About this RNA:
This is a predicted structure of a 147-nucleotide RNA (c-di-AMP riboswitch aptamer (ydaO/yuaA leader)) from Lentibacillus populi. Its Rfam family is "c-di-AMP riboswitch aptamer (ydaO/yuaA leader)". Gene Ontology terms of the family: cyclic-di-AMP binding and regulation of gene expression. The RNAcentral record of the sequence draws on Rfam. Its mean pLDDT, the model's own confidence on a scale to 100, is 77.

RNA sequence: UUUUCAUAACCGCUUAAUUUCUAAAUGAAAACGGGGGAACCAUUUUUGUGAUGUGAUCAUCACUAGGGGUGAAUCCAUAUUAAUGGUAGGGUGACUCUUAACACCCGAAUCCGACAGCUAACCUCGUAAGCGUCCGUAAGAGGAGAU
Numbered sequence: 001u002u003u004u005c006a007u008a009a010c011c012g013c014u015u016a017a018u019u020u021c022u023a024a025a026u027g028a029a030a031a032c033g034g035g036g037g038a039a040c041c042a043u044u045u046u047u048g049u050g051a052u053g054u055g056a057u058c059a060u061c062a063c064u065a066g067g068g069g070u071g072a073a074u075c076c077a078u079a080u081u082a083a084u085g086g087u088a089g090g091g092u093g094a095c096u097c098u099u100a101a102c103a104c105c106c107g108a109a110u111c112c113g114a115c116a117g118c119u120a121a122c123c124u125c126g127u128a129a130g131c132g133u134c135c136g137u138a139a140g141a142g143g144a145g146a147u
Base pairs, nucleotide, nucleotide: 001146002145004144005143011132012131013130014129018030019029020028021027031127032126033125034124035123036122041117048063049062050061051060052059053058066115067112068111069110070109075086076085077084078083089106090105091104092103093102095142096141097140098139099138100137
């Protein structure tokens, strides 16, 4: 200086869910993420159901209507248990970020088991899974490439 920016794959997206090492795995480490857990502060109120045992307070086991956790995934209306519509909220639109509207999609699932506020030390757990194939706009900032 240049509107040049991946192009079918060790590419991209959701997500904490990635990387490295090894003797190759139900291992270790790093990185990332979650939960429990003092003081101070905050909050304070009736401790569920069933079974068994005990003289009884109670103990053990099981359960999920209380309560709580992961997550964006809550709530409302119609309806009446199947759903439909909306909604707090979340994501995508291919170099990255910010702002602005725009379009589209999601708005699930599951766990603990009567128990959990916050929380230094400390303890502990997870790194599953699923999807996409030429793919918008405007302004600003930055990066990389090429010359």